[in-house]
This is a predicted structure of a 107-nucleotide RNA (Guanidine-I riboswitch aptamer) from Nitrosomonas communis. The RNAcentral record of the sequence draws on Rfam and Ribocentre. Model confidence (mean pLDDT): 81 of 100.

RNA sequence: GUAAUAGCAAACUAGGGUUCCGGCUUCUUGCUUUAGAAGUGUCUGGUCCGAGAGUUUCUGGCUUCAGUAAUAACGAAGCUCCACGGAGGGAUAAAAGCCCGGGAGAA
Numbered sequence: 001g002u003a004a005u006a007g008c009a010a011a012c013u014a015g016g017g018u019u020c021c022g023g024c025u026u027c028u029u030g031c032u033u034u035a036g037a038a039g040u041g042u043c044u045g046g047u048c049c050g051a052g053a054g055u056u057u058c059u060g061g062c063u064u065c066a067g068u069a070a071u072a073a074c075g076a077a078g079c080u081c082c083a084c085g086g087a088g089g090g091a092u093a094a095a096a097g098c099c100c101g102g103g104a105g106a107a
Stems, first nucleotide, its partner, number of pairs: 007059001009057004015049002020046002022043001023040006060080006082102001084105001088100003
């Protein structure tokens, strides 16, 4: 440098912060019943974000079988491997195993 779909998507989790809900604190209001404002994520939580190297599902691809006039439709089985990884920057309200990135680098 070239080739190969070493593929796409979804749900969940590890993890993440703080826009919203809730919690807690303070102040004001009410006081039979409450409501509002500010702060706080060193608040367990709900919404939310979320893995190339995590799990699962679906689908795609390849090979074979069956079927067929046929490489058609429908169906079945098998395969779809491996993977140590900064710093720094970016987005979002903000952050992160998110994105830059199967990067730089290492072996």